[in-house]
Molecule: c-di-GMP-I riboswitch aptamer
Organism: uncultured Desulfobulbaceae bacterium
RNA sequence: AAUCAGAAAAGCCAAACUCAUUGUAAGAUGGGGACGGAAAACCGUGGAUCCGCCUGAAGCGGAUAGCCGGGUUGCCUUG
Numbered sequence: 001a002a003u004c005a006g007a008a009a010a011g012c013c014a015a016a017c018u019c020a021u022u023g024u025a026a027g028a029u030g031g032g033g034a035c036g037g038a039a040a041a042c043c044g045u046g047g048a049u050c051c052g053c054c055u056g057a058a059g060c061g062g063a064u065a066g067c068c069g070g071g072u073u074g075c076c077u078u079g
Base pairs, nucleotide, nucleotide: 004079005078006076012037013036017032018031019030020029021028022027035066041072042071043070045069046068047067048064049063050062051061052060053059
């Protein structure tokens, strides 16, 4: 240096809920909060789920990265 693992230490992120703002909606942002996380950092690439448009199917647009795969880049410490 690379790969695998994650006991301890120091740290990191932040579910539900809640307040404010925003959006047609799903949801998002900030504050409080802590269920959890060893990539819960980033990327909508393959599925999946949710919302909107359309009488409906098909289709189109949006959302979820803490739904599962995949890709990219990393920290600490010990083996």